SAM riboswitch aptamer (S box leader) from Metabacillus indicus, 107 nucleotides, folded computationally.
The source organism's lineage runs through Bacteria, Bacillota, Caryophanales, Bacillaceae and Metabacillus.
The coordinates come from a structure-prediction model, not an experiment, and the mean pLDDT is 77.
Formats: sequence, structure tokens, C1' cells
RNA sequence: AAUCUAUCAAGAGUGAACGAGAGAUCUGGCUCCAUGACUUCACAGCAGCCGCCGCUUGCCGGAAAGGUGCUCCAACCAGCAAAGCACGAUGCUUUGGCCGAUAAAGA
Repeated sequence: AAUCUAUCAAGAGUGAACGAGAGAUCUGGCUCCAUGACUUCACAGCAGCCGCCGCUUGCCGGAAAGGUGCUCCAACCAGCAAAGCACGAUGCUUUGGCCGAUAAAGA
């Protein structure tokens, strides 16, 4: 790295540094941004995947010291397929898929 399993609901922010783009990629929209975005660092917090503890052993309960993760809208929307609705035209809704993110495995 291929691959596999689970989740993508809710939750949780301040300060500082930097200085121009950013929201993964392509296209089209939409949005954030010099009242400083994005990113990084410190501290704080959220959550509870691994690990830990317990038992009635499982879709179990508990704690939060360890390994991660996360802390604006927001996985921003669409692209492909199906169904439904609407229709002069552009479309709208739902589901799935695709593409990703995180954790745990992984010859």
C1' cells in the first nucleotide's frame, strides 16, 4: 500500500504564530476569507475506536491515566443509477452507488 470491518448522528474553543488563498481531487455551483480564512503551536474540551475494568459474555455496563481521532457552516451540493413529483424549459425529493475521512485489523 492493496484488502477487510465499523462509523460518518450528537458532542466539544480559546489564545498565539503565519500571511493568501481555502472548502481532498476534476468540472459546475455555493460558501469561508486581511474584522486574518487555510495551516501550525499551546492549553482546554468532546467523544469513547483500540487498550483498561466489571459482569449476566454482548448491538452489555463503567472509567477516562495510555495510543488515536475530533472541537464553524460542512463529508457544502451536484455529476452515476433507480423510484417518485413537477414540467414550456431549467428542475425537486428519496434511496443506492461513486469518491473520501476516522478507528481497528492487514500476506